Overview
Predicted 3D model of a 458-nucleotide part of an RNA (small-subunit ribosomal RNA, 3' major domain) from an uncultured prokaryote. The RNAcentral record of the full RNA draws on ENA.

Context: one part of a larger RNA
């Protein structure tokens, strides 16, 4: 110097408190531990692992098991020799690769050759095999927390300290005042992007027309003003759409966890080299006595079902696509078919409003299992896909210790859309509609900053 204390001071934060809404108790989905298994690929494991890699495991994918194959190889460059355009097409065995076997085709040339292919030799590919404790490169966490630092000068024998401490102030090492310090750099914080308000320009596909819209330029907030305490700076008002960082987002400093990743990739070392590699059928990764972890439904009446008026968004997305509209079908869908490469057509919600039943029950709540009939993707839904109808109607009557989110257009309810995809969403992302309570305060839990003190720790 630092690290640590059930030592002290100050200070922050949805930490707590004061509120909402849940989780933890049912069933179901998702992942993981366990077990089981020919396999149940692999990694992730306190916070910082567990709807995490995986923005989508029926074949493929796939890395695992099991059979069948293949050896210069699936793919890359280079060589010997040898034969031909490459390519394609039929037949045998067969689960499929693979094995054998046939048709048909015949570049360029100065005739040496040359390009391409294809066998064949050797070099060599080739490995999701190990080590993330050798590594780069990326990333999580502390923490968007206010900190970490040099230069020169001054002190100290030196390790080193001063600056960066003190008094104030801030969201802040923000700014002010002091001061053996004086600059100064990497963090703040500005500039970057959406959003709120005006002018303005131009506008199609948006409006009858403006307008609202798009798309660019520009004004606007700066404690400028007044008033109070004051040095900064605080409190309080006015104007103003917006007030003191206006919201919100993208930025993540030296560091710390031998943290994570050799399976994204990229590489040093070690291993395999007719196999630890490469192909190909089939199973697996979907198993199930349990145990967690994150979600979907519900447990009713502020509710459920059925009607009714065709009520009102925003954001995305389309050509191997999105499908209006009529038609058939109780429905999932079907079969015709119009527009749209799209401000133009898809195209539009639903919570809600009006009425109508049901009356507090395991119920007209719930919806899970389970049967039969269907539909639809696709070579192929048995192992293991989603969707309709009918038929069943299970636990569950608000949840133990404990625990997590949230400070406003937030939470909490609603439904929309992407991507990932041939099919497959309770998850992810993202987008709007409706829209609350609370916050005395900082004694305490929990984490961080910072000055100080003790240390037999480094």
């Nucleotide at each position: 110097u630092g690290a640590c204390g059930g030592g002290g001071g100050c200070c922050c934060g949805c930490a707590c408190a004061a509120g909402c809404a849940g989780c933890g108790g049912a069933g179901c989905g998702u992942g993981u531990g366990g077990u089981u298994u020919a396999a149940u690929u692999c990694g992730a494991u306190g916070c910082a692992a567990a709807g995490c890699g995986a923005a989508g495991a029926a074949c493929c994918u796939u890395a695992c098991c099991u059979a069948g194959g293949c050896u210069u190889g699936a793919c890359a460059u280079g060589u010997u020799u040898c034969u031909g355009a490459a390519a394609g097409c039929c037949c045998c065995c067969g689960a499929a690769a693979c094995g054998g076997g046939g048709c048909c085709c015949u570049c360029c040339u100065u005739c040496g050759g040359g390009a391409c292919a294809g066998a064949u030799u050797c070099a060599c590919a080739g490995a999701u095999g190990u080590u993330g404790c050798a590594u780069g490169g990326c990333u999580g966490u502390c923490g968007u927390c206010a900190g970490c630092u040099c230069g020169u000068g001054u002190c100290g024998u030196g390790a080193g300290a001063u600056g960066u401490u003190g008094g104030g102030u801030u969201a802040a090492g923000u700014c002010c005042c002091g001061c053996a310090a004086c600059g100064a750099g990497c963090g703040c914080a500005a500039c970057c992007c959406c959003u709120g308000u005006c002018g303005u320009u131009a506008g199609u596909u948006a409006u009858u027309a403006u307008g609202u819209c798009u798309a660019g330029c520009g004004a606007g907030a700066c404690u400028g003003c007044c008033c109070c305490c004051a040095c900064u700076g605080g409190g309080g008002g006015a104007g103003g759409a917006a007030g003191g960082u206006g919201g919100g987002g993208a930025c993540g400093a030296g560091g710390u966890c031998a943290a994570g990743u050799c399976g994204u990739c990229a590489u040093g070392g070690c291993u395999c080299u007719u196999a630890c590699g490469c192909c190909u059928g089939g199973g697996g990764c979907u198993a199930c006595a349990c145990a967690c972890a994150c979600g979907c439904u519900a447990c009713a009446a502020u509710g459920g079902u059925c009607g009714g008026a065709a009520a009102c968004a925003a954001u995305g997305g389309g050509c191997u696509g999105c499908c209006a509209c009529a038609c058939c079908g109780c429905g999932a869908g079907g079969u015709g078919g119009a527009g749209c490469g799209a401000a133009u057509c898809c195209u539009c919600a639903a919570a809600g409003c009006c009425g109508a039943u049901c009356u507090c029950a395991g119920u007209u709540g719930g919806a899970a299992u389970u049967g039969c009939a269907g539909g639809c993707u696709g070579c192929a839904a048995c192992u293991c896909g989603c969707c309709u109808g009918c038929a069943u109607g299970a636990a569950c009557g608000u949840g133990g210790a404990g625990u997590u989110g949230c400070u406003a257009g937030u939470a909490a309810c609603c439904g929309u859309a992407g991507g990932u995809c041939a099919g497959c969403a309770c998850a992810c992302u993202a987008c709007g509609g409706u829209g609350a309570a609370u916050a005395c305060g900082u004694u305490c839990u929990c984490g961080g900053g910072u000055c100080u003190u003790g240390u037999a720790c480094a």